[in-house]
This is a predicted structure of a 115-nucleotide RNA (SAM riboswitch aptamer (S box leader)) from Anaerosalibacter massiliensis. The coordinates come from a structure-prediction model, not an experiment, and the mean pLDDT is 79. Its Rfam family is "SAM riboswitch aptamer (S box leader)". Rfam describes the family as follows. The SAM riboswitch is found upstream of a number of genes which code for proteins involved in methionine or cysteine biosynthesis in Gram-positive bacteria.
Formats: sequence, structure tokens, C1' cells
RNA sequence: ACCUUAUCAAGAGUGGUGGAGGGAAUGGGCCCUAUGAAACCCGGCAACCUGUAACUAAGUAUAAAAGCUUACGACGGUGCUAAAUCCCACAGAAUUAAAUUCUGAAAGAUGAGGU
Repeated sequence: ACCUUAUCAAGAGUGGUGGAGGGAAUGGGCCCUAUGAAACCCGGCAACCUGUAACUAAGUAUAAAAGCUUACGACGGUGCUAAAUCCCACAGAAUUAAAUUCUGAAAGAUGAGGU
């Protein structure tokens, strides 16, 4: 870098350093920010990897692998810590238009596995 797969409306600080920007990219919108942005440190959240126990073993998915179950935990590996992934861009549906809502895709983020 690419591929597969799961998740993405919950949760997390009146801390320190720092100084002007930030919310992935493009376009549009809307926001945050000197009552202090990004970044770093500390703290915290969560439970993907992971630990313990119980239960179920049929179908499905895959390149492969029991759980595509539940409860509890948190030493360690990541991650996260404004707003739904801040919202919309493509397709479809709800009623004809505007507008709105819903579903799916695409793109993206994170974990795990693979090439």
C1' cells in the first nucleotide's frame, strides 16, 4: 500500500505545556476556537485484541478460522476523549414540485486477520 471482516446516535477533564487554528479530502452548509485551536503530557472512557465463567453446537459467511452468544473483568496491545463518521453530495422509497424523513451504497475512521 492493497484485500477480508466487525463496529461507527452511547461514554470520557473547571488539569499542565503550548500558542492559531480546527472539525479526513473536494464542493456546499453548519459549527468550535484568545472564556485559548492544533500538537504533546497527565487524567479519563470504552472493551476491538485479550482474561474468567456459563450456554449453544444448526445454519450462515470466509482465503482461513465455532459462536455472526451472554455475564463479569481490565495487567497488557491499540483506539477514542464537541456536535451521528457534525450534516449533505450517489441510488431507491414515502406524496407530484420545493422541502422533509427513511433505507442502502460510496468515501472515511478504528480494531482484528491476510497478501